[in-house]
């Protein structure tokens, strides 16, 4: 330098261009329990990496550009 893949909630991922972006695990709270663990419920929690573009509509598709990883040289 080129060429390929990732980026979504604190993690780890889901999500066919089309209702309000969801699940496990974490965190708060509550139930079982004498208590504690294990369980079981509710509940909080998002600039979909950034910036433009296409479309009526974009996490999703195009373009820059950021970061990260393999591979080439």
């Nucleotide at each position: 330098g080129g060429g390929c893949c990732u980026c979504u909630a604190g993690c780890u991922c889901a999500a066919u261009g089309g209702u309000u972006a969801g699940a496990g695990c974490a965190a708060a709270c509550g139930g079982c329990u004498c208590a504690u663990a294990a369980u079981c419920g509710u509940u909080u929690g998002g600039u979909u990496c950034u910036c433009g573009g296409u479309u009526c509509g974009a996490a999703u598709c195009c373009g820059a550009g950021g970061a990260g990883g393999c591979c080439c040289a």
Transfer RNA from an Acidobacteriaceae bacterium, 73 nucleotides, folded computationally. The source organism's lineage runs through Bacteria, Pseudomonadati, Acidobacteriota, Terriglobia and Acidobacteriaceae. The prediction has a mean pLDDT of 82. It was read from a public genome assembly.